[in-house]
Model confidence (mean pLDDT): 81 of 100. A computed fold for a 71-nucleotide RNA from Triplophysa rosa, annotated as transfer RNA. Its Rfam family is "tRNA". The family's RNA type in Rfam is transfer RNA.
Formats: sequence, structure tokens, C1' cells
RNA sequence: GCUGGGAUAGUUUAGGGGCAGAAUGGAUGAUUUGUAAUCAUCAGACGCAAGUUCGAUUCUUGCUCUCAGCA
Repeated sequence: GCUGGGAUAGUUUAGGGGCAGAAUGGAUGAUUUGUAAUCAUCAGACGCAAGUUCGAUUCUUGCUCUCAGCA
């Protein structure tokens, strides 16, 4: 340099036109003499910018970052 994949919560990830979900982690409370474990509740995310659309995390384009392959 070329080709292809990926970017969603602190971390690992699901979802791909109409509500963004799980595990783990975090906070609070319950339980316990106390800790751990367990239970209940809560907070927390669609890489950036345009386009299409009534509506975009999802489709299209560009950019950034990252992974793999080729040279």
C1' cells in the first nucleotide's frame, strides 16, 4: 500500500428499522455477632460526521481506532 472483519455499560458481549438486553463488576437495603455467600432494588452504554427514512444502534458514505490476511 491492498483486501476483509470489528467498534454497544468499568469488562465480556446479544440485538440490527419503532423499548438497547444479559453476565460480571459498582451502589443501597435485607439476612448474619461480623465477613463471605444469598435475596431485593437502583445507577450505568450504541466510535465521530453526513445521507436515506415519519423514525437509524441497525441501511449507505466518509473519517478515526482496532484485528486478521496479502504484498